[in-house]
Context: one part of a larger RNA
RNA sequence: GGACGAACGCUGGCGGUGCGCCUUAUGCAUGCAAGGUUGAGCGAAGCUUUUUGGUAGUUUACUACUAGGAAAUGACUGAGCGGCGAACGGGGUGAGUAACGCGUGAGCAAAUCUACCUUUAGUUACUGGGAUAGCCCGAGGAAACUCGGAUUAAUACCGGAUAUUCUUUAUUUUUUCACAUGAAGUUUUAAGGAAAGGUCAGCCGAACUAAGAUGAGCUCGCGUUCUAUCAGCUAGUUGGUGGGGUAAAAGCCUACCAAAGGCUACGACGGAUAGCUGGUCUGAGAGGACGAUCAGCCACACUGGGACUGAGACACGGCCCAGACUCCUACGGGAGGCUGCAGCAGGGAAUAUUGUGCAAUGAGCGAAAGCUUGACACAGCGACACCGCGUGUGGGAUGACGGUUCUAGGAUUGUAAACCACUUUCAGGAGGGAAGAAAAUGACGGUACCUCCACAAGAAGACCCGGCCAACUAUGUGCCAGCAGCCGCGGUAAUACAUAGGGGUCAAGCGUUGUCC
Numbered sequence: 001g002g003a004c005g006a007a008c009g010c011u012g013g014c015g016g017u018g019c020g021c022c023u024u025a026u027g028c029a030u031g032c033a034a035g036g037u038u039g040a041g042c043g044a045a046g047c048u049u050u051u052u053g054g055u056a057g058u059u060u061a062c063u064a065c066u067a068g069g070a071a072a073u074g075a076c077u078g079a080g081c082g083g084c085g086a087a088c089g090g091g092g093u094g095a096g097u098a099a100c101g102c103g104u105g106a107g108c109a110a111a112u113c114u115a116c117c118u119u120u121a122g123u124u125a126c127u128g129g130g131a132u133a134g135c136c137c138g139a140g141g142a143a144a145c146u147c148g149g150a151u152u153a154a155u156a157c158c159g160g161a162u163a164u165u166c167u168u169u170a171u172u173u174u175u176u177c178a179c180a181u182g183a184a185g186u187u188u189u190a191a192g193g194a195a196a197g198g199u200c201a202g203c204c205g206a207a208c209u210a211a212g213a214u215g216a217g218c219u220c221g222c223g224u225u226c227u228a229u230c231a232g233c234u235a236g237u238u239g240g241u242g243g244g245g246u247a248a249a250a251g252c253c254u255a256c257c258a259a260a261g262g263c264u265a266c267g268a269c270g271g272a273u274a275g276c277u278g279g280u281c282u283g284a285g286a287g288g289a290c291g292a293u294c295a296g297c298c299a300c301a302c303u304g305g306g307a308c309u310g311a312g313a314c315a316c317g318g319c320c321c322a323g324a325c326u327c328c329u330a331c332g333g334g335a336g337g338c339u340g341c342a343g344c345a346g347g348g349a350a351u352a353u354u355g356u357g358c359a360a361u362g363a364g365c366g367a368a369a370g371c372u373u374g375a376c377a378c379a380g381c382g383a384c385a386c387c388g389c390g391u392g393u394g395g396g397a398u399g400a401c402g403g404u405u406c407u408a409g410g411a412u413u414g415u416a417a418a419c420c421a422c423u424u425u426c427a428g429g430a431g432g433g434a435a436g437a438a439a440a441u442g443a444c445g446g447u448a449c450c451u452c453c454a455c456a457a458g459a460a461g462a463c464c465c466g467g468c469c470a471a472c473u474a475u476g477u478g479c480c481a482g483c484a485g486c487c488g489c490g491g492u493a494a495u496a497c498a499u500a501g502g503g504g505u506c507a508a509g510c511g512u513u514g515u516c517c
Stems, first nucleotide, its partner, number of pairs: 001517004006513005013389006019382002021347001026345003030342003036084003041081002045077002047074001049072004053066005092300003101224008112216002117212002120210005126160004136149005166192001168191003174185004197204002225272003232263003237260002239257006275297004279290004302323005325336004353379001355378003361375001362373004392422004402413004426458001428453005436444001461506005466487003472501005482489002
């Protein structure tokens, strides 16, 4: 000198764009964040409207009542069963991790899976069955909730059939290839495995196979902090065989050994520290330091362990067990998890609103209309950072008054002010008023922007002035009070302390502190 997720002191006009718990991965009241969506999967209930039946009043007509009939109707309502989603191009945090965790480059046709999707290619949907939630009845319990009976549906569940292709095993024929167990293709036979319907008739779905796309899993080469005052480490350890297991290779697991290996001074093992990267800051560069915001990957979700469901989890707002903590209780037993958005307490030098909206972008569901979305878009707070603008412009000498100083003449503040003329950016008042939206739909917002109006009007401070280092005098003080980054200043003439005048530098900031280069 530069930089900052900064803090502190003094000061503070406006706008734009960003950023905002770095500390206790401490504990959390309250609300919301996926108890989302689907009636074009399902049955029942309620409601609306209509028709009809019945009863009563009554003269036809009309009116009222039907909880007690029948049939229909609907962008209707909220429970339940079912589907998809809840495993995210979603949000948070950085505790753990020195690791195939991350980065980079390869491989898994000699080791893999993939829901939804495809204006890819084909084939198929035959025939049966038994339940269950809900509703109703009953019982238990303070509650959470649970139990029994009766009854009902499905694209829920379970059989049987069929199989071009498919799978596994065995069998048969043959071609091409390889890196060891072999791989790919062709061919014969046997065994095995599917499905679901709905509809407003437009469509929406179901099953199987092959392929694509997307996503994921696994393996390897290289790179990836400090420490030797850590030198030996290892027993599923290293390898083999049999078995198991997985979507898949493998000590991944297990039994055995007719094996004793494996790693290590090119640093094993141990200890400390740490999420990694794109990048950020600095520097001429080489390098050094860092890893907030944004983007990619990883890990975690009160602590520890476990599996279930599923295409996908060993699952932040799922389940089970154990533990700590908090809450409710009728003492028998229950409920909970903000490292989501706000917010509270605590800690701290220190970090914001219990805001608005789904209008846009995206996501989930739905055929769609649409619904949901603290993702997101916006607004609020904060000079926290960067950028831009303003606080007026021109003239104006008797160089006014006042202040300061003086050799008492003057000098200086100083064209500064007054005064004259002008302008109106920003802020203010009035009127108009967007784009962002493709037919409708705009939270932002009567916002941005435009026009008009009035008045120089509403808008300047901070630090410094001994040298380094731009800027000097007076008074006070008297090694005192104090200053100070270093050198140092102060003991009676202090340009170094304090105050004043003057000056210098930056400027809505200026200084100080901290950290990095």
This is a predicted structure of a 517-nucleotide part of an RNA (small-subunit ribosomal RNA, 5' domain) from an uncultured marine bacterium. Rfam family: Bacterial small subunit ribosomal RNA. Model confidence (mean pLDDT): 80 of 100.